[in-house]
Context: one part of a larger RNA
RNA sequence: UGACGGGGGCCCGCACAAGCGGUGGAGGAUGUUGUUUAAUUCGACGCAACGCGAAGAACCUUACCUGGGCUCGAACGGCACGGUAAACUCCUGGAAACAGGGGCUGUGGCAACACGAUCGUGCCGAGGUGCUGCAUGGCUGUCGUCAGCUCGUGUCGUGAGAUGUUGGGUUAAGUCCCGCAACGAGCGCAACCCUUGUCGUUAGUUACCAGCAUUCAGUUGGGGACUCUAACGAGACUGCCGGUGAUAAACCGGAGGAAGGUGGGGAUGACGUCAAGUCAUCAUGGCCCUUACGUCCAGGGCUACAAACGUCCUACAAUGGCCGAGACAACGGGUCGCAAGACCGCGAGGUGGAGCUAAUCUCUUAAACUCGGUCCCAGUUCAGAUUGGAGGCUGCAAUUCGCCUCCAUGAAGUCGGAAUCGCUAGUAAUCGCAGAUCAGCAUGCUGCGGUGAAUACGUUCCCGGGCCU
Numbered sequence: 001u002g003a004c005g006g007g008g009g010c011c012c013g014c015a016c017a018a019g020c021g022g023u024g025g026a027g028g029a030u031g032u033u034g035u036u037u038a039a040u041u042c043g044a045c046g047c048a049a050c051g052c053g054a055a056g057a058a059c060c061u062u063a064c065c066u067g068g069g070c071u072c073g074a075a076c077g078g079c080a081c082g083g084u085a086a087a088c089u090c091c092u093g094g095a096a097a098c099a100g101g102g103g104c105u106g107u108g109g110c111a112a113c114a115c116g117a118u119c120g121u122g123c124c125g126a127g128g129u130g131c132u133g134c135a136u137g138g139c140u141g142u143c144g145u146c147a148g149c150u151c152g153u154g155u156c157g158u159g160a161g162a163u164g165u166u167g168g169g170u171u172a173a174g175u176c177c178c179g180c181a182a183c184g185a186g187c188g189c190a191a192c193c194c195u196u197g198u199c200g201u202u203a204g205u206u207a208c209c210a211g212c213a214u215u216c217a218g219u220u221g222g223g224g225a226c227u228c229u230a231a232c233g234a235g236a237c238u239g240c241c242g243g244u245g246a247u248a249a250a251c252c253g254g255a256g257g258a259a260g261g262u263g264g265g266g267a268u269g270a271c272g273u274c275a276a277g278u279c280a281u282c283a284u285g286g287c288c289c290u291u292a293c294g295u296c297c298a299g300g301g302c303u304a305c306a307a308a309c310g311u312c313c314u315a316c317a318a319u320g321g322c323c324g325a326g327a328c329a330a331c332g333g334g335u336c337g338c339a340a341g342a343c344c345g346c347g348a349g350g351u352g353g354a355g356c357u358a359a360u361c362u363c364u365u366a367a368a369c370u371c372g373g374u375c376c377c378a379g380u381u382c383a384g385a386u387u388g389g390a391g392g393c394u395g396c397a398a399u400u401c402g403c404c405u406c407c408a409u410g411a412a413g414u415c416g417g418a419a420u421c422g423c424u425a426g427u428a429a430u431c432g433c434a435g436a437u438c439a440g441c442a443u444g445c446u447g448c449g450g451u452g453a454a455u456a457c458g459u460u461c462c463c464g465g466g467c468c469u
Stems, first nucleotide, its partner, number of pairs: 007469007015459002019423005026314008034305002042053002064300007076125009088103006106115003127289002130287003136283002138278003141274001143272001148187006154163003167178003193266004198234007208223002212221002237260001240254005316416001320375007332363003337356002342351003382413001387408007429451007
């Protein structure tokens, strides 16, 4: 000077408390450990590993294993020599890779030959998801969106250092005010950026429809009001009033206002910490392999299963299940695509193909909800695991190992021990929808809207953090 203290003072945070809903019990999904295995590729390990890398392992991916092949090599650059077209296609062998054989065809030029392409041999480079993240760059997590971290000059101290940055108030904030041997400044805070909430102007097509006509239908004529779209503006600044305060900063209340004291949300992450994570995104030093630790192929494995843990999904029902009828979204995607009406099928789906490069067509009937009916508290008309059968789709191929439908079957489960998690408002809870990845495959992830609560006395205690001592 820091760090630490079951030292002190002040303060904050879903940190506790007050509430609401969960996890821990069941079945299933998924990740991990362990075990097994020829292999079950590798990495990640308190918070900050464990639905994580992986925005999608049947082949491929794929790095692992077994077996079959290659050695200038699967891909790329250069040189020398030699050959021919190479691709492509056919036959034989083969699981394929590949090997052997046949066929066919370049450009310029009369030709010799040259050029481009390709093959073979040799050489210089190759190749490695092999090791080291404790040799590294880059990127990332975390403390933490916490309010801190420093510098110049001056002053003080022999010096390490101190001061400034402490103190009195105040703030979400080292935010601002006052004071002060300090005076200033930088990185952070805030603001500038995006989005959402109100209004205006401009513009009305594919969007909209008040009035007029028309229609099954904003369908058409028409309209430019409204909604909406998307560009530019306005608006909020403690600006105004009252009180408190040191006449300050500021705080409390009020007015006006769509919005009030950072309006809500996002992006934005200071100096640094954890030899944190990543050599398997990439790059890279060193080391190692070079007829193999490189590379091609087929099949298998990553999907195993006494057990344990994490994260989720579905339930245990009547605020419910089932049946019928009816209503209301938003974000997005679509030409190797989205696919309507119609027809076939109980259904998954199929036939067919209008329209759409999309505010035009389509995915796309949102679901919870409302109305009517039924069930009457039961392992049930709850719950849906498991299993048998029959089908559908994708794809060269669903046996290991995909998803979906129908019929039958109908397991555990009656609200969960110790313990533990999330959330302060359009939030929790609950309901569905879309998208990325993707041939196919979503209970995961990222978004979107619908319905929509309870509680906060307070800061003694638990956890984390800030300032002073």